A computed fold for a 178-nucleotide RNA from a Clostridiaceae bacterium, annotated as Lysine riboswitch aptamer. It matches the Rfam family "Lysine riboswitch aptamer". Its family is annotated with lysine biosynthetic process in the Gene Ontology. Of the family's consensus pairs, 96% are formed in the model.
[in-house]
RNA sequence: GUGUAAGAUAGAGGCGCAUUUUUAAUUAGUAAAUUCAUUUAGAUAUAUGGGUAUCGCUUGAUUUGAAUUGAAAGGGAAAAAUGCCGAAGGAAAAUUCUUCCCAUAGAGUUUUUCCUGGUUCUUCAGUGAAUAACUGCAGGACUGUCAUCAACACAAUUGAUGGAGCGCUAUCGUUAAG
Numbered sequence: 001g002u003g004u005a006a007g008a009u010a011g012a013g014g015c016g017c018a019u020u021u022u023u024a025a026u027u028a029g030u031a032a033a034u035u036c037a038u039u040u041a042g043a044u045a046u047a048u049g050g051g052u053a054u055c056g057c058u059u060g061a062u063u064u065g066a067a068u069u070g071a072a073a074g075g076g077a078a079a080a081a082u083g084c085c086g087a088a089g090g091a092a093a094a095u096u097c098u099u100c101c102c103a104u105a106g107a108g109u110u111u112u113u114c115c116u117g118g119u120u121c122u123u124c125a126g127u128g129a130a131u132a133a134c135u136g137c138a139g140g141a142c143u144g145u146c147a148u149c150a151a152c153a154c155a156a157u158u159g160a161u162g163g164a165g166c167g168c169u170a171u172c173g174u175u176a177a178g
Base pairs, nucleotide, nucleotide: 002178007172008171009170010169011168014085016084017083018082019081020080021079022078023077032069033068034067035066036065037064042055043054044053045052047104048103049102050101051100088116089115090114091113092111093110094109095108096107097106117143118142119141120140121139122138124136125135126134127133145163146162147161148160149159150158151157
């Protein structure tokens, strides 16, 4: 001097990922409220079951029908802004919250525990008002990246096969060997 670990910085994939706000739909003429009629001993509490408590029992709780008024949350779309490229999405475990209590369920938080490079399509299952959308398993297609092989004089490019993001590219860096 070359060179290459750990490490640091900056990037790429593309209908790229996530969050927030606004607008208009859907949910829905639904829930709920009032009035009238009707029903007749049970009814209510977050979804289910059990317990417990409360209300009602001809002074009619509740059920059903009609009329009037009439939502909201979640999910999705468009626009804008913000943060980013394990962006993020799931599973498991622990833990917290939600009802009067218990169990199941639901909603959150944490984890160097595990899976998935990304987009998209399809069957099935789950959530959901939903033929929307999301999630999961499986099977296809497209695409990015690296490795190997082949074509090509080299490179570039093309094709095939395979791997995974703890990856890949560029720069800095410089321990060991040469």